[in-house]
Context: one part of a larger RNA
Order: sequence, then structure tokens, then C1' cells
RNA sequence: UGACGGGGGCCCGCACAAGCGGUGGAGUAUGUGGUUUAAUUCGACGCAACGCGCAGAACCUUACCUGGUCUUGACAUCCCGAGAAAGUGUACGAAAAUACGGUGUGCCUCCUCACGGAGGAACUCGGUGACAGGUGCUGCAUGGCUGUCGUCAGCUCGUGUCGUGAGAUGUUCGGUUAAGUCCGGCAACGAGCGCAACCCCUGUCCCUAGUUGCCAGCAUUUAAGUUGGGCACUCUAAAGGGACUGCCGGUGUCAAGCCGGAGGAAGGUGGGGAUGACGUCAAGUCCUCAUGGCCUUUAUGCCCAGGGCUACACACGUGCUACAAUGGCAUGUACAAAGGGCAGCGACAUCGCAAGGUGGAGCCAAUCGCAAAAAAGUUGUCUCAGUUCGGAUCGGAGUCUGCAACUCGACUUCGUGAAGUCGGAAUCGCUAGUAAUCGUGGAUCAGCAUGCCACGGUGAAUACGUUCCCGGGCCUUGUACA
Repeated sequence: UGACGGGGGCCCGCACAAGCGGUGGAGUAUGUGGUUUAAUUCGACGCAACGCGCAGAACCUUACCUGGUCUUGACAUCCCGAGAAAGUGUACGAAAAUACGGUGUGCCUCCUCACGGAGGAACUCGGUGACAGGUGCUGCAUGGCUGUCGUCAGCUCGUGUCGUGAGAUGUUCGGUUAAGUCCGGCAACGAGCGCAACCCCUGUCCCUAGUUGCCAGCAUUUAAGUUGGGCACUCUAAAGGGACUGCCGGUGUCAAGCCGGAGGAAGGUGGGGAUGACGUCAAGUCCUCAUGGCCUUUAUGCCCAGGGCUACACACGUGCUACAAUGGCAUGUACAAAGGGCAGCGACAUCGCAAGGUGGAGCCAAUCGCAAAAAAGUUGUCUCAGUUCGGAUCGGAGUCUGCAACUCGACUUCGUGAAGUCGGAAUCGCUAGUAAUCGUGGAUCAGCAUGCCACGGUGAAUACGUUCCCGGGCCUUGUACA
């Protein structure tokens, strides 16, 4: 100087408390461990691994296993020889491949009347080695990227001064703040990286612009902003205004600020996002990529078929669905936002109980369509039951995608109708348009979503307070620790 203390002081955080809803019990989805297996590819392991890499394993992916093949190789450069490229048939085979055919001559330059010949570019086949290849090892050799403490308020430097020196001071102290934020004081005076602001979305107004919107005002219509007409409003999207403790009162050290009030759409960082200092964990990744070293080279490389990653006495994590009446079922009726659409979205008609099939208008989309929002509200029924709750499991019949749904897809329909009556110890999230609850869209994607990312609808309770638990910041103290 740090680190540590079941030392002290001050302060903060859904840390506790006050509340609301969960997990832990059931069924199931998914990940992991374990076990099994020819293989169940590999990585990730307290917080910070475990719906994680995987924004989507039937084949492919795929790295694993079994079997069948290849050895200058699936890919790159160089050399030699032959041939245009290309497209195609037959046999055999699980395919990869192997064997045998038939079609076919382009582009540029030169010689040539032409036929033809020579060379070149690109491509294909054969040969030769130099080499290619490796998701093989080492993340404790590395770059890059990332997690984490933590959006915590810290981390440092120059000069000066003090100390023999390691170092100290500044950065401590008194106030204050979300903040090393600011003020005052001070052997310090300044500065940098962080904080804040600048950026994006959202909340209000205004200008500009109207192939969206409007009976707003007029006319028209049959159902519709459908049509005439108009940019007022809504909206869209570009430029601006607006909030700064600016004003008033109190308080405070005549300070920084704090408390209350006015005006205002908004008030003291308005709400949300992006933004992550010096560093810590030899944290994670050599399976994104790059890369040193090592290893491999008729194999640890390459191609193919089938299987596996989907196994299943069990254990754990994260979700979904429930256990019902604030509900289930039936009925008919409203109100969103944000998205994606041409190998696409598909109105409408028609067939089917349905998944879906057939035909197919329109739309490269503020114009057409996906599209029905759902919870809510209306009316009826059920009447507390393992039930008209719950839907697992299983049997039958189908639909769709796709070469192909056996291992191993999703969905529909008929039947079947398991556990489960609110969950022990323990434990998680959340402070407002939040929790809870309800649907909607997107990426990946042929198909496959209870996951992930986003969107809106309805919409709470509680916070006395900081004694305690956890984590963190500053000062101080002790130390046989570094």
C1' cells in the first nucleotide's frame, strides 16, 4: 500500500421488511447429470453451466457409430499429356461409385480461297510430385469477441509539496447528490478515462405535405369514405418549439442544494433504450473466424447408405397445462399494436364435421391479403362432483410438408379419459401502465415453438422503516496475511 475481520461509523440496491404472483407436489415440454449403447458427437458447471452454443437433429445439418468406397484427394497453386464446354443413355449397386456407349464443336490470334492446321483464355479428364485436408490436442501459448462484479462510482496522471524509502498528498474533511454531482474549506494546482450531456423511441404544441383519414360541413349511394368534393381533424414523416430548479415562499453558511407551491402536456435525470472506466475471475470460446506449437497424411483426410444425437430404474434446473364457479360449455356482438408477404400472402366461390382440397381476383403492398385479436361485455346452461373440471395416455380414420414421416414431424376427427382437490423443508420475480392476466406478430424455417425476440388489450396491492439476511461504495481501526 492492499486484502481480510462473526471491528466501528456513514450510505445505497426488490437486499430485508410491507404486499402480489409463482417454483418446490401432479401431468407434460425442454436442457443437464447419471445409466445404457456400436454410437448415444462436442462444448458450457456457484452467482456468471443446465428452453445455454442450437434463430428450429426425419435425410441434409452432423462433428458420432456400423458398413461400402477413394488416396494429389471434396477444395487451392504450379508442371506434363489429351479433349471445347456441355448435355445424355444402358448395365450393376443401398448409394457413393464402376463399366460401356451415342450427340457435340463455341470465343480470341495467326496461316489458308475453302477444307484443314498451329497457338491462347476458360472448362473437363488422365499422370507426376511439391502440397492440399483435419469440428485432431493445447482458451494454462494467443488475437478477436463475450460473460461477470456493475451503469457500481469509481480508476489514474502531470507538476508541486511531504517522507531516507516503499509511498503519501491531490481523491481526505463539513455539507449535498442518482453520481469523485456540486459547494465550502484545505500544500496543493490542474488534467484524463468514467458520471452527466450530446444519440434513438415515447409524452405536448406548431409549420410543411396530403391516392391514409373525415358526414367534420355539403351533395350522392344500395351494403361500405362507395362516389363527387375537401385537407379541418386523426394519422403518416420531415423541420422546429418546449423543462432550465427558469419563477414564488421556506430552509440552508449570503453556498451547493433540499422542501412546498404556481404555471404547464410534462418538474426537478419526465418514462424507456443504446451507451459498460482502470481492472477481477490463468472466467468462456482453438466447434464462428484468425493463429503459434504439437499430432495425423492409403488416414485423425474425403465420398456414400443406414443408424445415432430422440435411449431410460432414476436425480436436478427452466417452462407449459391444470387442480375449477372471479369457472367450464354454447351463443351471437365489440375494441389493438407491431410485423412479415412473389419458389410469397392469398380475398372470394365451392367440396369436406375438420385439418385441408380445387378454382382463383388482388397485391413487390399506408392501396391487396395474412387477419379471427383474445381476455372483456350479452343471453342460456352446468350446481360443487374427480364433475359438462382436467387433459395425459392409448386405439381407429385422416390432412399437410417433403425423394422419404418405421426408428423420429406437425395438425384434424371419433373413441379412451391417467395423475391432479393449490403443493414439506426451502426458494424466485416484481415498486406502475409495473406485477398479474389476455391474445397478436416475427426470426430460424420445405415441415416442425409450451423456447426466444418483439407488440399491444385489461390492469392491481404495498413500501412503517434500515434492527436483521445478501451484495456493494466511502472513511476509520486491528492483523503473526500478500

A computed fold for a 482-nucleotide part of an RNA from an uncultured prokaryote, annotated as small-subunit ribosomal RNA, 3' major domain.
The RNAcentral record of the full RNA draws on ENA.